[in-house]
Context: one part of a larger RNA
RNA sequence: CGUUCGAUUCUUGAAGGGAGCUGGCCUCAGUACGAGAGGACCAGGCUGGGGGAAUCCCUAGUGUGCCGGUUGUCGCGUCAGCGGCAACGCCGGGUAGCUACAUUCCUAAGGGAUAACCGCUGAAAGCAUCUAAGUGGGAAGCCCACCCUAAGAUGAGGAAUCGUAUUAUGAAGACCCCUGGAAGAACACCAGGUUGAUCGGCAAGCAGUGGAAGCGCGGUAACGUGUUAAGCUUACUUGUACGAAUCGGUCGAAAG
Numbered sequence: 001c002g003u004u005c006g007a008u009u010c011u012u013g014a015a016g017g018g019a020g021c022u023g024g025c026c027u028c029a030g031u032a033c034g035a036g037a038g039g040a041c042c043a044g045g046c047u048g049g050g051g052g053a054a055u056c057c058c059u060a061g062u063g064u065g066c067c068g069g070u071u072g073u074c075g076c077g078u079c080a081g082c083g084g085c086a087a088c089g090c091c092g093g094g095u096a097g098c099u100a101c102a103u104u105c106c107u108a109a110g111g112g113a114u115a116a117c118c119g120c121u122g123a124a125a126g127c128a129u130c131u132a133a134g135u136g137g138g139a140a141g142c143c144c145a146c147c148c149u150a151a152g153a154u155g156a157g158g159a160a161u162c163g164u165a166u167u168a169u170g171a172a173g174a175c176c177c178c179u180g181g182a183a184g185a186a187c188a189c190c191a192g193g194u195u196g197a198u199c200g201g202c203a204a205g206c207a208g209u210g211g212a213a214g215c216g217c218g219g220u221a222a223c224g225u226g227u228u229a230a231g232c233u234u235a236c237u238u239g240u241a242c243g244a245a246u247c248g249g250u251c252g253a254a255a256g
Base pairs, nucleotide, nucleotide: 001152005163006162007161008160009159010158011157015149016148017147018146021049022048023047024046025045026044027043033038050107051106052105053104054103055102059100060099061098062097066093067092068091069090070089071086072085073084074083075082076081110144111143112142117137118136119135120134173251174250175249176248177193178192179191180190181189198244199243200242201240202239203238204237205236207233208232209231214227215226216225217224218223
């Protein structure tokens, strides 16, 4: 820009893409077959490998804005207590998120038309013949079925709702702007903007660390111990308008 009024939400599916893999064991059955040795078809069940998708409850990894321990040095006048630097200084753990080594599921079943091939009936050609008329079976392949995209499918589809004939003194709706995000390079997308829980703060909780500081007691001291399951705590959950989403602006519609 188009889709012949403008919008919001939900859809149909022409068409396109993806997927399509495979081993072992058991039963049938030591049966059919075979002198024996050996050893099935068909059908059913179980369990792996490879590939793919989703997810973070479990397990595990990371987790440089969480907690603790500890060395050297510098600083806060000293002690105590802290902070900076040293690859996060090093070390032990670890929330959310991300992830696989984790978990779950799929790669299944089915239908249709067929290939090679196997048939039925059957003439031309009194026989024969799957074929000439007619009619069946038959593949991991083809078309469906499963998953995804999809009306620029210019053949531009459909439904519901909203607003428009006297409205431009600007409808419905959208955007700018702002608060943000398990969305993200920008854009887009999504959640919100006071008729509000969108972010921050605060409160409580979950969870992590593992017993704070100060003081008391014991010890010459290092240190131990009580107060004390203490103190501290990022991304998580719930709640709460305390702070910030102010005030506004722009675009936006018709012929019969």